The RNA shown here (small-subunit ribosomal RNA) has 1372 nucleotides and comes from an uncultured bacterium. Its mean pLDDT, the model's own confidence on a scale to 100, is 84.

[in-house]
RNA sequence: CAGGAUGAACGCUAGCGGCAGGCCUAACACAUGCAAGUCGAGGGGCAGCGCGGGUAGCAAUACCUGGCGGCGACCGGCGUACGGGUGCGUAACGCGUAUGUAACCUGGCUCCGAUUGGGGGAUAGCCUUCCGAAAGGAAGAUUAAUACCGCAUAACAUCGCUUUCCCGCAUGAGAGAGCGAUUAAAUAUUUAUAGAUCGGAGAUGGACAUGCGUGACAUUAGCUAGUUGGCGAGGUAACGGCUCACCAAGGCGACGAUGUCUAGGGGUCCUGAGAGGGAGAACCCCCACAUUGGUACUGAGACAGGGACCAAACUCCUACGGGAGGCAGCAGUGAGGAAUAUUGGUCAAUGGUCGGAAGACUGAACCAGCCAAGUCGCGUGCAGGAAGACGGUCCUAUGGAUUGUAAACUGCUUUUGUACGGGAAUAAAGUGCGGGACGUGUCCCGUUUGGAAUGUACCGUAAGAAUAAAGGUCGGCUAACUCCGUGCCAGCAGCCGCGGUAAUACGGAGGACCCGAUCGUUAUCCGGAUUUAUUGGGUUUAAAGGGUGCGGAGGGGGGUAGGGAAAUUCUGGUGUGAAAGGGGGGGGCUCAACCCCCAUACAGCAACGGAUACUGGCAAACUUGAGGGCAGAAGAGGGUAGUGGAAUUCCAUGUGUAGCGGUAAAAUCGGAAGAUAUAUGGAGGAACACCAGCGGGGAAGGCGACUUCCUGGUCUGUAACUGACGCUCAUGCACGAAAGCGUGGGGAGCAAAUAGGAUUAGAUACCCCUAGUAGUCCACGCCCUAAACGAUGAAUACUAAAUGUUGGAGCAAUUCAGGUGUUGUAGCUAACGCAAUAAGUAUUCCGCCUGAGGAGUAUGCACGCAAGUGUAAAACUUAAAGGAAUUGACGGGGACCCGCACAAGCGGUGGAGUAUGUGGUUCAAUUCGACGCAACGCGAAGAACCUUACCAGGCCUUGACAUCCCGAGCAAUGCUAUAGAGAUAUAGCGGAGGUUACCUCGGUGACAGGUGGUGCAUGGUUGUCGUCAGCUCGUGUCGUGAGAUGUUGGGUUAAGUCCCGCAACGAGCGCAACCCUUGUCUUUAGUUACCAUCAUUAAGUUGGGGACUCUAGAGAGACCGCCGAUUAUAAAUCGGAGGAAGGUGGGGAUGACGUCAAAUCAUCAUGCCCCUUAUGGCCUGGGCUACACACGUACUACAAUGGCGUAUACAACAAGAUGCAAAACAGCGAUGUCAAGCUAACCUUAUAAAAUACGUCCCAGUUCGGACUGAAGUCUGCAACCCGACUUCACGAAGUUGGAAUCGCUAGUAAUCGCGAAUCAGCCAUGGCGCGGUGAAUACGUUCCCGGGCCUUGCACACACCGCCCGUCAAG
Repeated sequence: CAGGAUGAACGCUAGCGGCAGGCCUAACACAUGCAAGUCGAGGGGCAGCGCGGGUAGCAAUACCUGGCGGCGACCGGCGUACGGGUGCGUAACGCGUAUGUAACCUGGCUCCGAUUGGGGGAUAGCCUUCCGAAAGGAAGAUUAAUACCGCAUAACAUCGCUUUCCCGCAUGAGAGAGCGAUUAAAUAUUUAUAGAUCGGAGAUGGACAUGCGUGACAUUAGCUAGUUGGCGAGGUAACGGCUCACCAAGGCGACGAUGUCUAGGGGUCCUGAGAGGGAGAACCCCCACAUUGGUACUGAGACAGGGACCAAACUCCUACGGGAGGCAGCAGUGAGGAAUAUUGGUCAAUGGUCGGAAGACUGAACCAGCCAAGUCGCGUGCAGGAAGACGGUCCUAUGGAUUGUAAACUGCUUUUGUACGGGAAUAAAGUGCGGGACGUGUCCCGUUUGGAAUGUACCGUAAGAAUAAAGGUCGGCUAACUCCGUGCCAGCAGCCGCGGUAAUACGGAGGACCCGAUCGUUAUCCGGAUUUAUUGGGUUUAAAGGGUGCGGAGGGGGGUAGGGAAAUUCUGGUGUGAAAGGGGGGGGCUCAACCCCCAUACAGCAACGGAUACUGGCAAACUUGAGGGCAGAAGAGGGUAGUGGAAUUCCAUGUGUAGCGGUAAAAUCGGAAGAUAUAUGGAGGAACACCAGCGGGGAAGGCGACUUCCUGGUCUGUAACUGACGCUCAUGCACGAAAGCGUGGGGAGCAAAUAGGAUUAGAUACCCCUAGUAGUCCACGCCCUAAACGAUGAAUACUAAAUGUUGGAGCAAUUCAGGUGUUGUAGCUAACGCAAUAAGUAUUCCGCCUGAGGAGUAUGCACGCAAGUGUAAAACUUAAAGGAAUUGACGGGGACCCGCACAAGCGGUGGAGUAUGUGGUUCAAUUCGACGCAACGCGAAGAACCUUACCAGGCCUUGACAUCCCGAGCAAUGCUAUAGAGAUAUAGCGGAGGUUACCUCGGUGACAGGUGGUGCAUGGUUGUCGUCAGCUCGUGUCGUGAGAUGUUGGGUUAAGUCCCGCAACGAGCGCAACCCUUGUCUUUAGUUACCAUCAUUAAGUUGGGGACUCUAGAGAGACCGCCGAUUAUAAAUCGGAGGAAGGUGGGGAUGACGUCAAAUCAUCAUGCCCCUUAUGGCCUGGGCUACACACGUACUACAAUGGCGUAUACAACAAGAUGCAAAACAGCGAUGUCAAGCUAACCUUAUAAAAUACGUCCCAGUUCGGACUGAAGUCUGCAACCCGACUUCACGAAGUUGGAAUCGCUAGUAAUCGCGAAUCAGCCAUGGCGCGGUGAAUACGUUCCCGGGCCUUGCACACACCGCCCGUCAAG
């Protein structure tokens, strides 16, 4: 997060109907209207209306008249205590449930019994007068009643006394008899009814009491004076401290009193498998309230508000003197708020009040209006229809996919809507009138009247697809994907997260998915969450065992067979459990929702009957748990007093002399005033070497010399004692390391603080040194915490073994019980691991935990002398924090091994000059790329133009190049001339290949073109670790899993090379070998190569030879094969023989899985983006060659192992037709002239140099060194100014062996010497690639530096130590 729910709100959208719903906030304030009146059959009457009558008048009309219908106000009766609203208060007998009242009331209603006699005095109204603005009031006169008051009568009423029967647990109740006392009434009229009074009973409604249940907080632990009880009185419908007087001192509370905060309760509603959790809208029941607080009156009923009085706040009126009001009734207004409706109709129905009735009243109620706010139902069409249309979107784009049978089109239907017409039920009863029956208040018949909703529901007819679809989502969870835009921006987001130029996550579009008159979002509740765990969790290491014990309360509790009771338990029926609701079965609205009917069910509670196994309780009995006795045992168990030796320090004295001490190294310090050292004597304090042991004892903390005294616990044996006395334990009590505190002692050593010395960049620090105070020690009193740890609470029982050790019993073997260790099975565990000393299997009790941080903090309280300790939050922040194990990487961890890695050597670089590359700077441009190793003589195996990508200027725009279309053409190619820097332009000559135009020119647009960007979008290629020995797979096995095993181990190797062992057995990519080259031999073949023998020549020159060298084909050869030794009888190693070569013979090619987002878009290819009269193309000139400087790589040197001169010897690899060029001649020379040969074992390049021999120089800035510069030349080339190489002469710089640092190399190697070709016109080549000549030194060894391999260990790292991360300071 997905589900369900809501009195909802907000956003987008909206066709209809049924049913139900609609101020959750301000119990905030209210304008206006209505919501409780009725009765004339109780009364006096007559203000107004109607009728009739009268008077006046032509009439309209005016006035009079209680005569009639009726009726304002008034007296009176009943009602107003119902109905309707709201949820402030209330944690309560308020509510729920079950009881009780023998402690009570009850108007109207029903039934029964008995009555209704006779009088009296007032008072409203009306009238008169007065006061007041008003509201209202006062006085006088007069009047009635079913108003009020006496009198009479009266008991089956009430009370008192006497008495009988009967019932109850009790106070007491019921029935009856006798005597005495007290108490009543109302009438009205149409004469048939309605009332009135007393009594009894019923029904209904109420009142009170009780058991049980019903929130949070203990950081609220003590509360209470009418308080608890009693006696008496008062009061009440009634019991009661309800109230009062007196007496007693009780009452409540850890089973949570008191206090504070919150809240109306229930039926039920939502959710959930259930147990639960949450809620208390609508409907029903109860309670409470009516602006706030209080009080009573009336009455059957109220402490009442649509009644009164008082007080308060607020509002309104006012003539300022006074008055009025109470929407939490229905509408409505303002305010508040995210938010909640009409100032509607009717009493037709249902009900209520009044009335005899008709009827009146009724914002109860029934209806209508508004609102998609919920739920149920219906519709927005159905069938056919492929050119798979147009359009849109996408793609691998001449085309396809999708939207999509969707549309168009054809046919059909008509719910809804529109129009017209018809048209209910709800009405039953009753009333009025007439008639009839029975016969005295009822029934029957006829007729009449009566509908707000409503001309509504419903039905019929007509036309016509006509009138009707949106919303959200599409990264995963979660159903549904592409394009464009954007570029860590804008934005999204429930969580994870997305966005930095290819976003299925943002915005738009197309498509898809979900739902549908709605769809989403927000809020709240339950669920998922076994994430508070009763069902149903945990506590060694993840959060969590209290530091330890003792122990009253509480909880749990051994075995046996009985007894009695029946609290619990089980069982049976009874009562209750309202209705509605829920589940089941039927029925009615067209269905459904909705409504109706029926049956059922319901936890619980109560009383009654029965059962007695378990648990509990009572009484009695048992011995195994527990305790005790007796006999033994070990021990640093505790306390007290004393004693001892070793050592340190100090003091005294002797000997003795210059250093001592201390450290990694030093210094501070002490010492000629005699230290240290040594000897003797003394003082004082503290701690107890060896024994000493995963040994002992203790609850833990903790306990270690010896002896004395006092004292706790434990173990073994025995079985004569008690008889469950036991276990655990909140609060409580006690103990509790070290440090610390108080008072007083003590103080040798050690040693916070402090001082000094060192260390260090600093070092107010650690480690080290020299000093040194509290403290450490003792006594007494506090503190009360620790990683107080086995990170493991206590007790009991059970569950394989093996092996140490310790104390007992036993004569012993051995066995038994107790303690302490190790290994290990089952089992358990997330794993690690635990495993009879459990973290196993069970029982009992206690403590504790519920994401991380904030925080063991704040606050309150308690304790403490203080330090502080105990108890212990919240706001807020956050998606993790954490455990165990795995694989890597890493370690200034360990073991083993290798490499020119170090060491041992040889020669360099770093210093100089020059060359070259790079950085930097400069510039119009100094094109671009490469940046530790693994960029920097690298791309570049050749920058004067070209190259060339850069800059300046001049030009072109379908283009220098490719394809297509249209038009024109005698041209295209070529040559010449002119202009121009050239591109280019113009003119002329020439030209028969082409002429369907394939060629040229012009035009048009599709397109060309780009060394423009992105190597972090890519392919390909390459570097590197590294030619390091590694990297993996299949099957099997082990593990919950990640993974492991194999691949580790013992040997061995250059090697994961091989052997052996092994839960592994095999295999693949790498290693090795196969390939090339080189070293030896054989054989084949001899030209351009070779020449021993024979001839010949100046010369292998020629004949000849095929032996040799050489060439290039084919073979042989080397394999630890042989011998010995070592090892394990292996693999292999060492030595030897033979051999050209010996242990991969030397060299090369060959580069595993992968790492570095390593390099390259400028070799090439390529996605996307960008430019398109330019970021494309052409040309000229310039630049890439700049120059204060810095670095890399080289060359040449600094000289005598040398320079110079002369003479002389020996190579190999290669190249050559736009070429190599001999010889000859010219020139000092570069070179030139001429020119043989050579398409190459033939000719040429081509003299190899170092070396050797002789000569000279004589240690110097030189006969070293050659930079730089001047002059003169040569060559290449269109062209050597920027900017070429070479030659000659002259000039003759720095440099005398190079600081810190650093590089290469292990043998034909280093060092040194020259030669060749590639690129190339030439060349900045001292580069790179090859070739041969001469030709060393050293390796003890693996401690160290660097890199690598394998095993192991730690880890808070995984972007992997260039990691992660803490604190301080500074800035924002």